[in-house]
RNA sequence: UGAGAGGCCCGGGCGGCCGCUCCGGCCCCCGGGCCGGGGAGGAAAGUCCGGGCUCCUCGGGUCAGGGUGGUUGCUAGCGGCAACCGGUCGCGAGGCCAGGGAAAGUGCCACAGAGAACAGACCGCCUGUGCGGGCCUCGUGCCCGUACCGGCAAGGGUGAAACGGUGCGGUAAGAGCGCACCGCGGUCCUGGUGACAGGGCUGGCAGGGCAAACCCCACCCGGAGAAAGACCAAAUAGGGGAGCGGGCGAAGACCCCGCCGAGCGCUCCCGGGUAGGUCGUUCGAGGUCGGGCGCGAGCCCGAUCCCAGAGAAAUGGCCGCCCCUCGCCGCGAGGCGAGGACAGAACCCGGCUUACAGGGCCUCUCACGCA
Numbered sequence: 001u002g003a004g005a006g007g008c009c010c011g012g013g014c015g016g017c018c019g020c021u022c023c024g025g026c027c028c029c030c031g032g033g034c035c036g037g038g039g040a041g042g043a044a045a046g047u048c049c050g051g052g053c054u055c056c057u058c059g060g061g062u063c064a065g066g067g068u069g070g071u072u073g074c075u076a077g078c079g080g081c082a083a084c085c086g087g088u089c090g091c092g093a094g095g096c097c098a099g100g101g102a103a104a105g106u107g108c109c110a111c112a113g114a115g116a117a118c119a120g121a122c123c124g125c126c127u128g129u130g131c132g133g134g135c136c137u138c139g140u141g142c143c144c145g146u147a148c149c150g151g152c153a154a155g156g157g158u159g160a161a162a163c164g165g166u167g168c169g170g171u172a173a174g175a176g177c178g179c180a181c182c183g184c185g186g187u188c189c190u191g192g193u194g195a196c197a198g199g200g201c202u203g204g205c206a207g208g209g210c211a212a213a214c215c216c217c218a219c220c221c222g223g224a225g226a227a228a229g230a231c232c233a234a235a236u237a238g239g240g241g242a243g244c245g246g247g248c249g250a251a252g253a254c255c256c257c258g259c260c261g262a263g264c265g266c267u268c269c270c271g272g273g274u275a276g277g278u279c280g281u282u283c284g285a286g287g288u289c290g291g292g293c294g295c296g297a298g299c300c301c302g303a304u305c306c307c308a309g310a311g312a313a314a315u316g317g318c319c320g321c322c323c324c325u326c327g328c329c330g331c332g333a334g335g336c337g338a339g340g341a342c343a344g345a346a347c348c349c350g351g352c353u354u355a356c357a358g359g360g361c362c363u364c365u366c367a368c369g370c371a
Base pairs, nucleotide, nucleotide: 001367002366003365004364005363006362007361008360009359010358012322013321014320015319016318017317018316020039021038022037023036024035025034026033027032028031041342045353046352048351049350050349051348052347053225054224055223056222065221066220067219068218069217070084071083072082073081074080085099086097087096088095089094100216101215105214106213107210108209109208122156123155124152125151126150128148129147130146131145132144133143134142135141136139164182165181166180167179168178169177183205184203185202186201187200188199189198190197191196229279230278231277232276239270240269241268242267243266244265245264246260247259248258249257286305287304288303289302290301291300292299293298323340324339325338326337327336328335329334
């Protein structure tokens, strides 16, 4: 210098003017005004995991159902994170992995291919026999072709995958048939908390792959969620209670009778629900700084800070200068115009995932060059 790997941070700045919302104080006095202070994010998003909190059900257990799946740790917990192990990709820094069990059972393995799992012989290789042909050294000979009875699986071919691999020996040709190495199984030893790694002995090899197929094993899981839930509580209608009173049956008064099931009217009281209001609701597994422990995730101690809480929903708009991007003009200095990534809290917290213009920083790798 070029090409990469891993991680972290910012994500327009300054000033002025006018607004919005919450809190505190003061004033006028019940609606405002003034002053001071706070006011979106790294993802507030998706709502995919985990938890706090709240209510519901509740004697205990099993099954069903769902989830997770290397090991050791971290954590309130997780499907998160860290370190390590194994596999795989990369020259490398590093990336990726649903990474338990395929000798419990069942199932599947398309197409192609002879054969796809207690396999198989299409081409091929080999002994023998028959037939045909050729050769000369004329034999129980050799060679070629073809058919058949057999042997074989080396080579070819099919396939994602062909019943261990490579090599030597062996054989008619072959074959773990024998041997060496590699792989695999069993067993023992050593190291490691462990996943696992290394080594010795042994077995000719049995047991192809697929479990994000059923299944088996181990561990975890009750449901609903802030419209959870708690409290205060009108008007109207209806419910309960107490007291007082009747009304109607053809007009006024009185009596009797009947009806209004006296469940009728008035007043008062009580309780439930609704509208509405308040709380839950922002002090929390909290932030910052310092010290200590740990490879790390993280943990412990001390100091310090208070940091949005609206409710159909505030956090905005305009102007000036600067920054960045794009377009046009200009030889140029520059000028003019347009624009500023993804995205907007709604009970809170820890993660994951997804979106994101542009910019900055740190560590590391490879190649080339120079000193």

A computed fold for a 371-nucleotide RNA from a Planctomycetota bacterium, annotated as Bacterial RNase P class A.
The RNAcentral record of the sequence draws on ENA.
It is recorded under the gene name rnpB.
It matches the Rfam family "Bacterial RNase P class A". Rfam links the family to the GO terms tRNA processing, dimeric ribonuclease P complex and ribonuclease P activity. Rfam describes the family as follows. Ribonuclease P (RNase P) is a ubiquitous endoribonuclease, found in archaea, bacteria and eukarya as well as chloroplasts and mitochondria.